Transfer RNA from Backusella circina FSU 941, 74 nucleotides, folded computationally.
The RNAcentral record of the sequence draws on ENA.
Rfam family: tRNA. Gene Ontology term of the family: triplet codon-amino acid adaptor activity. By type it is a transfer RNA.
NCBI's taxonomy places the organism under Eukaryota, Mucoromycota, Mucorales, Backusellaceae, Backusella circina.
The coordinates come from a structure-prediction model, not an experiment, and the mean pLDDT is 80.

[in-house]
RNA sequence: GCUCUCGUGGCGUAGUUGGUUAUCGCGUCUGCUUUACACGCAGAAGGUCCUCGGUUCGAACCCGAGCGAGAGCA
Numbered sequence: 001g002c003u004c005u006c007g008u009g010g011c012g013u014a015g016u017u018g019g020u021u022a023u024c025g026c027g028u029c030u031g032c033u034u035u036a037c038a039c040g041c042a043g044a045a046g047g048u049c050c051u052c053g054g055u056u057c058g059a060a061c062c063c064g065a066g067c068g069a070g071a072g073c074a
Base pairs, nucleotide, nucleotide: 001073002072003071004070005069006068007067010026011025012024019057028044029043030042031041032040050066051065052064053063054062
C1' cells in the first nucleotide's frame, strides 16, 4: 500500500435480507429475606446502535467517506 472482517448500556452479546416502545447474561442501585454478609426473590436505573453524509414514507440493519480494532497478502 491492497483485500477482508468487526464497531450495539460499565463489560460480554442477540437483533441484519429496513417497519411501532433495541434482547439476554454479568455488574450497579433499591426493597424483601438474614443478627450481619453472601445466596435467593422482586423491582429499577443505564444504550437511541463508532462519527459524518446519502438513499427511503421509515435505517442499528442498505450505500459512500472518515476514525478505531483484528486478520491476510505484498